[in-house]
RNA sequence: ACUCGAUAAUAGCAAAACCGGCGAAAACCGGUGACGCAAAACCAUGGGUCUAAAUUCAGCCAUAAGCUGAAAAUGAUCGCCAGGCUGCCGAA
Numbered sequence: 001a002c003u004c005g006a007u008a009a010u011a012g013c014a015a016a017a018c019c020g021g022c023g024a025a026a027a028c029c030g031g032u033g034a035c036g037c038a039a040a041a042c043c044a045u046g047g048g049u050c051u052a053a054a055u056u057c058a059g060c061c062a063u064a065a066g067c068u069g070a071a072a073a074u075g076a077u078c079g080c081c082a083g084g085c086u087g088c089c090g091a092a
Stems, first nucleotide, its partner, number of pairs: 004090002012037002017032005035079001042084002045082003048077003055071006
């Protein structure tokens, strides 16, 4: 230095839930809180998953508005998987 990850050490992050904010929604942000995490730091590149305001099609209705269903991300998820990239420590 690389690989690897221990009943090691110093640190770190923060699930669910609740409160507030924001959004059409999924979600995200902040506070409280810790389920857990050796990258649970960062990146939406590939796949998966979630949502569907606007859009398109169909139906109901019938001056129509509105409602329902379906399709589909340019929205979201890195604590879903893979990949990229960076970092602490040093037992076997």
This is a predicted structure of a 92-nucleotide RNA (c-di-GMP-I riboswitch aptamer) from Anaerolinea sp. Lineage of the source: Bacteria > Bacillati > Chloroflexota > Anaerolineales > Anaerolinea. Its Rfam family is "c-di-GMP-I riboswitch aptamer". From the family's description: GEMM was predicted in a large-scale screen for bacterial structured RNA regulatory elements.